[in-house]
């Protein structure tokens, strides 16, 4: 540090997810030790049991247990019992300290509660330090004893007692208060030691007294606490905007330790509040933790600091301190105990239990350490703590062996069968012993107290204290302790996720959109590296994953550090207030800002040194840091703040200028429409075509006049003006702003601007006018499969005009306002100035307004002085897409609606800009029998074939738009065959290889439909180094053969097609962030990306083209003449027949020939094109072969070959019959016809180019014929097939179902073959169907073509109207490129990319999900008013009581108790607010596999689209 995902691909915008750190964790697996921390986050739910605060006999009266002692009693001789408070002690009770600390929790609470720095009007028990003191009285009252009440818990009476309990009273240094007179307020004790401290005095011999010690008064100060105020900081909503009556203050009271409306009384109305008051939700707060580079986010768990609470509410009381976790009292849920009258309880202390829950521990040990209370102390308490026990619950550390060892063992996995892996891994050889086991030793954590002596210090002093050194015996839960030695032995000790791609790690099997997996993307549909299993592998390691959850990464909330023309997003546009922010100088000030010092900023944590546990974690000790706040001193550049000035910004003054700038009032013309007269007559109107509609009651059409509304042609312009919206006849007034020129004025008055307040296009509402035109609604007329549209004919709101409202538009330059600086050029519209003048024009400058275009910006399109550059200032707004600009709620409205604005849920995208293709009922430009222009057909008709369907035992199988259907198949009667039926064989009909036997072979019976099966006969080969060997047959057994079986979607190769269309692409350089572009586009021309010319292209490949066959009246030369030929010579049976000839024509080899090469015109001086000669042939001469990159998962697994699957007495092999030929139908290629351009007879001519020895098969017999006999010839220029046919002549026939057509049948035959029955051709003779030129619609052809005639071959035994050749006769058209269909190039649009057979919207139907509304119900919370009123406190009262002080006494003072005001808790009435849950019904959304209806947008999307 990134990365993976939107796309064909590409940038960018954006958002999801993922790697990484962490956790008080949780789960699933696995589990060897040892350290160290940590552990109920949920229900502040409820509690059993035990324990978590008591000390103090050195305050006190005392003695209920305990022991010791002494003394008695009884005996059972070591026991009970009683007696002594004399001893050690000590319940229970007075009293004194301490339960206000220590332990828990995190409900509350948004607050001076925390935090930080302040600060004054206070209090502090125990502690320290100082000054004074510690005199002398009194009444009591618990225990205790009686005696009573109540189950209990708990009281009553009554007698009697004692203090450091508890009150006067006297002092008063200092203290408080004062009106300055004065008043007011304590303690005084007891203990020890002491006569064994003690000198004088005194004694009653105990003391007094003097000293020490521990308390105590009163007070001053300190340290620590603790209360109170302040400044700042401190979560979220404005869909919470007003809030507040003790409410702000002031005044005198009260209160309190202490200010204070804290409380009270009058007075005054003030107090918070956009810098968020009130209200709502949430939530302990910090130091700090976890994340990050940091700023920052999050979090507040253990350790510490503050705060709150202590079963809910509420109250005081005591006391320094509390309104009090283990104190009290009221209330109130709960739970318990009751004798039913009553009573008792609070684990958010430490343990444990039950709920709860994904989840969190032992009812343990100990007071030995620290540390707290009490006590002089010894001690005593202490679930604080200090251990230990359990949790893998996090973090460290060690183990689980080390070296060696290739036969690369078995085994497993895999394999291309060879191997590879696992793998030096195991064994095996040889060491080692950590941990943990067994035994032994064995530290430190302990310091101190007690206690007797010894010294020092104090001191009069050998007491008392304090204090050193050693002495003595002692105090350890942990603990079988750390540590250590010593024995044995590799022995006890490895696992979990992963492995498609992010992301280290591949491969078999097995499943078959099944089972499953996924963090995103996205795997699985018969070859799954993505599921399970295995086997290797990766990572990590006593743990590993997996959930949840924080930060991160995310510069995805942007202070650091982000955007707004099109991705979200500039308010529809000015004014303007708070706020923000502002020109140029003086002089101060010193808030802000710099710099120094000072105090704070606990401690622990981070961080750096160091040091202790072997190391680490961890713990110790120093430093550093702690961005903060506060004071304090200085500086004066800058910002403020205040003085003075300026004049460049702004404003104003004066003189001009342009202008559809507003308002309001006259006015004109042209057209449209009605309406009156005339003219005139049969249509008009509209449309793609038409109706519908006007009209003979006279329309349209014309030509006069009236009316009455509305908009203002031309001028007119990327011309003007206005803030925008907008604004157009011409005139009059009122009126706003801008520009320019000039000024001696004012002197920063500026800039934006949240709320706000004003204008705002259409529509649309009110309300009263107006209505020529045009028009929603609506009617009719077409169109359509419908047509609630598009078109047409009408038409009504409204469009206008006055007021009044609405406030929205894609109100757009999708670009807020200012304000400054950065290259040019051109156009235009106002105005100014200059020099020159000629008056076209030029130059300069200003305000505007447009077009290119440097720089720079921008992701690209693009923008570029009018900025989207470069900077200031201020505002508004974004933060993924759908949900939704919707829903509540509020505010505005008359409505209509508008502003404001959300969540659940749900997807992984969703947008932008470009680029490449593909596509358009977009557009240019070309081609092609594409169309047209012709010719002949198909579709009707009768067989032929061939397909689908149907049948069937089977009708084998594939081929399905062009580009399947006379296709595989160049030929199914067995056989082909593969399909059915039925007999059969199983090492097999075929190939290897083993054994054994035997030549091989042939040849005859029998059974059978054959396959087979059974018998019998012949026959004994061949080489041989004598071992054998080859080749064939047979049995036999096992590997294994065999499969036209399955998968063309797993392939190879072969084909088809578009398409013989002219295209597809590289290199290297340039352009572009990239995908890409460019070359290949562009002017020309071409059959052609075929040449030229131009160009940031330049070259180049694969195509085109040509090389290659074939042809032409060929032309020619050359070469060779037989089976061919025959000019000229001779022969002749007249037949090139024969002698001969090599000229011809022929054969068949080689060559030349044609290239726009010449001429002319045309173009660009070019390709090229257009006509012309010569030529056999002319612009590729004709025809073939040749098929680029590619696209269709096109087609073949049945031509072969092949991976995988599947069969193996069967899906294999044989046989025999059948089928494949079926037939109610439908189509697709042909044949033959329908007739006179013909039929039929007769006679006559003239071809190419093939096959022939299992063949071809003459001539001649016979036959009506088909063919029979025959059997020359020919391995073919020699012989045969084999007589071409239309033509061409005469003859007939005469428009008719025929002398036309020939099916379909009968009958008779021939021929091939083992067999023509199902199923063959073919022939005579008979018969003689349908059909009279073929609807819609559709094929082929452009010259030796189409048409039309025959002829031959392949296959083959036969079997051709199919195929694949040859020739013979031989047209007609084409003007064009508008339409149809293919196609090629540029272009342009796109929401396509499976590429239009594309994408996609909306209703309806169902099916789950969250949500809104809802009569309503139901529960939390709050407000307002009222009722009540427990304890308690505080005022009031003198109803009852009454020890201390006063008083002789009677009383009084002062106190309980009651009764009573006032405050209030719980509790109710009432009626409002909010917020939650849940409702028949209903209302939009979301999200489902192929459901319905249409097709509304993307192309001009078929009516351009979109916004309101």
């Nucleotide at each position: 540090a990134g990365a993976g995902u939107u796309u064909g691909a590409u940038c960018c915008u954006g958002g999801c997810u993922c790697a990484g750190a962490u956790u008080g964790a949780a789960c699933g697996u696995u589990g060897g030790c040892g350290g160290c921390a940590g552990g109920c986050c949920u229900u502040a739910u409820a509690c059993a049991u035990g324990c978590a605060a008591g000390u103090c006999g050195a305050g006190c009266g005392g003695a209920a247990a305990c022991g010791a002692u002494g003394g008695g009693a009884g005996c059972u001789u070591g026991c009970u019992c009683c007696c002594a408070g004399g001893c050690g002690u000590c319940g229970a009770g007075c009293g004194g300290c301490g339960g206000a600390c220590g332990g828990g929790u995190g409900a509350g609470g948004a607050a001076c509660g925390c935090g930080u720095a302040g600060g004054a009007a206070u209090c502090u028990a125990c502690c320290c330090a100082g000054u004074a003191g510690c005199g002398g009285g009194g009444g009591a009252u618990a225990g205790c004893c009686a005696g009573u009440g109540g189950a209990a818990a708990c009281g009553c009476u009554g007698a009697u007692u004692a203090a450091u309990a508890c009150c006067g009273c006297a002092u008063a240094c200092g203290c408080c208060c004062c009106a300055c007179g004065g008043g007011g307020a304590a303690a005084g004790g007891c203990c020890c030691g002491g006569c064994c401290g003690g000198g004088a005095u005194c004694u009653u011999c105990g003391g007094a007294c003097c000293g020490g010690u521990c308390a105590c008064u009163a007070u001053u100060g300190g340290a620590g606490g603790a209360g109170c105020c302040u400044g700042c900081g401190u979560u979220a909503g404005a869909u919470u905007a007003g809030c507040u009556a003790g409410u702000u203050g002031g005044u005198g009271g009260g209160g309190u330790a202490a200010u204070g409306g804290c409380c009270c009384a009058c007075c005054a109305a003030g107090g918070c509040g956009a810098c968020g008051a009130u209200c709502u939700a949430u939530a302990g707060c910090u130091g700090g933790u976890c994340u990050g580079a940091g700023a920052g986010g999050a979090c507040g768990a253990u350790c510490a600091g503050c705060c709150a609470c202590a079963c809910u509410g509420g109250g005081a009381c005591u006391g320094a301190g509390a309104c009090a976790c283990g104190g009290c009292c009221c209330a109130g849920a709960c739970u318990c105990c009751u004798a039913c009258g009553g009573g008792a309880g609070g684990c958010a202390g430490c343990a444990g239990u039950a709920g709860g829950g994904a989840a969190u521990a032992u009812u343990g040990u100990g007071c030995a350490a620290u540390g707290g209370g009490g006590g002089a102390a010894a001690c005593c308490c202490u679930g604080a703590c200090a251990c230990a026990a359990c949790c893998c619950u996090a973090c460290c550390g060690c183990g689980u062996g080390u070296g060696u060892g290739a036969a690369g063992a078995a085994g497993g996995c895999u394999c291309u069968a060879g191997g590879g892996u696992u793998g030096u891994a195991a064994a095996g050889c040889a060491c080692u012993u950590u941990c943990a086991g067994u035994a032994g030793g064995g530290a430190g954590g302990a310091a101190g107290g007690u206690u007797g002596g010894a010294g020092a210090g104090u001191u009069a002093a050998u007491a008392c204290c304090u204090u050193u050194a050693g002495g003595u015996g002692u105090u350890g839960a942990c603990g079988u302790u750390a540590c250590u030695c010593a024995c044995a032995g590799a022995a006890g000790a490895a696992g979990c996720a992963c492995c498609g791609g992010c992301u280290a790690a591949c491969u078999c099997c097995g499943u078959g959109c099944c089972a499953g997996c996924a963090g995103c993307c996205g795997c699985g549909g018969u070859a799954a590296u993505a599921c399970g299993g295995a086997g290797g592998g990766u990572g990590c390691a006593a743990g590993c994953g997996u959930u949840a959850a924080u930060c991160g990464g995310a510069a995805u909330u942007a202070c650091u550090g982000g955007g707004c023309g099109u991705a979200a997003a500039g308010c529809g546009u000015a004014c303007g207030u708070a706020g923000g922010c502002g020109g140029u100088u003086u002089g101060g000030a010193a808030a802000g800002u710099a710099g120094g010092c000072u105090g704070u900023g606990a401690a622990a944590u981070c961080c750096c040194c160091g040091g202790g546990c072997u190391c680490a974690a961890c713990c110790c000790g120093g430093g550093a840091a702690u961005g903060g706040c506060a004071g304090u001193c200085u500086a004066a550049a800058c910002u403020u703040c205040u003085u003075g000035a300026c004049u460049a910004g702004a404003g104003a003054u004066c003189a001009g200028c342009a202008g559809a700038g507003g308002g309001a009032g006259g006015c004109g013309g042209a057209a449209u429409u009605u309406c009156u007269a005339g003219u005139g007559u049969a249509g008009c109107g509209g449309u793609g075509a038409a109706a519908u509609g006007c009209g003979u009651a006279g329309a349209u059409a014309u030509u006069a006049g009236a009316a009455g509304g509305a908009a203002c042609a031309c001028c007119a312009g990327u011309g003007g003006c206005g803030a925008a919206g907008g604004c157009g006849a011409c005139u009059u007034u009122c009126u706003g702003g801008g520009c320019u020129g000039a000024u001696a004025c004012u002197g920063a008055c500026g800039c934006u601007g949240a709320g706000g307040u004003a204008c705002g296009a259409a529509a649309g509402c009110g309300u009263g006018g107006g209505g020529a035109g045009c028009a929603a609604a609506c009617a009719g007329g077409a169109u359509u499969a419908g047509a609630u549209a598009c078109c047409c004919u009408g038409g009504u709101a409204g469009u206008c005009c006055a007021c009044g409202c609405c406030c929205u538009a894609a109100a757009c330059g999708a670009u807020g306002a200012g304000a400054a600086c950065u290259a040019g050029c051109u156009g235009u519209u106002g105005g100014a100035g200059g020099a020159a003048u000629u008056u076209g024009a030029c130059c300069u400058u200003u305000a505007g307004u447009a077009g290119c275009g440097u720089a720079g910006c921008a992701a690209a399109c693009g923008u570029g002085a009018u900025a989207a550059g470069u900077u200031c200032u201020c505002c508004g707004c974004c933060u993924g897409g759908g949900g939704a600009g919707u829903a509540c709620g509020g505010c505005c409205g008359c409505a209509a609606g508008g502003c404001u604005a959300a969540a659940a849920c749900u997807c992984a995208a969703a947008u932008g800009a470009a680029u490449u293709g593909a596509c358009g009922g977009g557009g240019g430009c070309c081609c092609g029998c594409a169309c047209a222009a012709g010719c002949g057909g198909u579709g009707g008709a009768g067989c032929a074939u061939g397909u689908g369907g149907u049948u069937u035992a089977a009708u084998u199988c594939g081929a399905u738009g062009c580009a399947a259907c006379g296709c595989g198949a160049a030929g199914a009667a067995c056989c082909u065959u593969a399909c059915c039926u039925g007999g059969u064989c199983u090492u097999g009909a075929c190939a290897u290889c083993c054994u054994u036997g035997g030549a091989a072979u042939u040849u005859c019976g029998c059974a059978g439909a054959a396959a087979c099966g059974u018998g019998a006969a012949a026959g004994u080969g061949c080489c041989u180094u004598c071992g054998g060997g080859a080749g064939c047959c047979a049995a036999g057994a096992g590997a294994c053969a065999g499969g036209u079986g399955c998968u063309g979607c797993a392939u190879g190769g072969c084909u088809g097609u578009c398409g013989u269309c002219a295209g597809c692409u590289c290199g290297u350089g340039u352009c572009g962030u990239g995908a890409g572009a460019u070359g290949u586009u562009g002017g020309g021309u071409u059959a052609a990306g075929u040449c030229c010319c131009g160009c940031a292209a330049c070259g180049a490949g694969c195509g085109c083209a040509a090389c290659c066959c074939c042809u032409a009246u060929c032309u020619c030369u050359c070469u060779a003449g037989u089976u061919g030929c025959c000019a000229g010579c001779g022969a002749u049976u007249c037949g090139g027949u024969c002698g001969g000839g090599a000229a011809c024509u022929c054969u068949a080899g080689a060559g030349a020939g044609a290239c726009u090469g010449c001429c002319g015109g045309u173009g660009a001086c070019a390709a090229a094109c257009c006509g012309g000669a010569g030529g056999a042939a002319g612009g590729u001469g004709g025809g073939g072969a040749u098929g680029a990159c590619g696209u269709c998962a096109a087609g073949u697994c049945a031509u072969c070959a092949u991976g995988g699957c599947c069969c193996u007495u069967a899906c294999g092999g044989c046989c025999a019959g059948g089928g494949c030929u079926a037939c109610a139908c439908a189509c697709g290629u042909g044949c033959u016809a329908c007739a006179a351009u013909g039929g039929a007879u007769a006679a006559u001519a003239c071809a190419g180019a093939g096959g022939g020895u299992u063949g071809c098969g003459a001539a001649c017999c016979c036959g009506u014929a088909a063919g029979g006999g025959g059997g020359a010839g020919c391995u073919a220029a020699u012989c045969u097939c084999a007589g071409a046919a239309a033509a061409u002549u005469a003859u007939u026939c005469g428009u008719a179902g025929u002398c036309c057509g020939g099916a379909u049948u009968g009958g008779a035959g021939u021929c091939u073959g083992c067999a023509a029955c199902u199923c063959g051709a073919c022939u005579c003779c008979a018969u003689g169907a349908a059909g009279u030129c073929g609807g819609a619609a559709u094929c082929g052809c452009u010259a030796g073509u189409a048409a039309u005639c025959g002829c031959g071959a392949a296959u083959c035994a036969g079997c051709a109207u199919g195929u694949c050749g040859c020739g013979g006769u031989g047209a007609a058209u084409a003007c064009g490129u508008u339409c149809c269909c293919g196609g090629g190039c540029c272009u342009u649009g796109u929401a396509c990319a499976c590429a239009c057979c594309g994408c996609c919207c909306g209703u309806c139907a169902c099916a789950c999900c969250a949500u809104g509304g809802g009569a309503g119900u139901g529960g939390g919370u709050u407000g307002u008013a009222c009722c009540a009123g427990a304890a308690g406190u505080a005022g009031g009262u003198a109803g009852u009581c009454u020890a201390a002080c006063c008083g002789c006494a009677a009383g009084g003072a002062g106190g309980a108790c009651g009764c009573u005001u006032a405050c209030c808790a719980c509790g109710g009435u009432a009626u409002g607010g909010u917020u939650c849950a849940u409702g028949a019904c209903u209302g939009g959304g979301g999200u489902g596999a192929a459901g319905u209806c249409g097709u509304a947008a993307c192309a001009a999307g078929g009516u351009a689209g979109c916004c309101g």